[in-house]
A computed fold for an 83-nucleotide RNA from a Clostridiaceae bacterium, annotated as c-di-GMP-I riboswitch aptamer. The prediction has a mean pLDDT of 75. Its Rfam family is "c-di-GMP-I riboswitch aptamer". Its family is annotated with cyclic-di-GMP binding in the Gene Ontology. Rfam's curators write: GEMM was predicted in a large-scale screen for bacterial structured RNA regulatory elements. The source organism's lineage runs through Bacteria, Bacillati, Bacillota, Eubacteriales and Clostridiaceae.
RNA sequence: UCACAAGAAAGGCAAAAUACCCGAAAGGGUGUGACGCAAAACUAUAGGGCCGUAAUGAGAUUAAAAGGCAGCCAGUUGCAAUG
Numbered sequence: 001u002c003a004c005a006a007g008a009a010a011g012g013c014a015a016a017a018u019a020c021c022c023g024a025a026a027g028g029g030u031g032u033g034a035c036g037c038a039a040a041a042c043u044a045u046a047g048g049g050c051c052g053u054a055a056u057g058a059g060a061u062u063a064a065a066a067g068g069c070a071g072c073c074a075g076u077u078g079c080a081a082u083g
Stems, first nucleotide, its partner, number of pairs: 004083002012037002017032006035071001041076003047073002049069003053063003
């Protein structure tokens, strides 16, 4: 320096719920909170998948505005005692 395992120490993030706000919705922001996470860091124009809107009452399909989700898989990057 690299890879794998692992999580000792120091730490980090923050599910559900909830108050207020934004949004047609999916969902997002701030506060409280802590289910969990060794990448729960970044990426939605690398890719797949899922959710929302319209055509439409349902299914399939199609379309578009910078619609949304990465704590679904994934791509990229990173801390780190010890082996």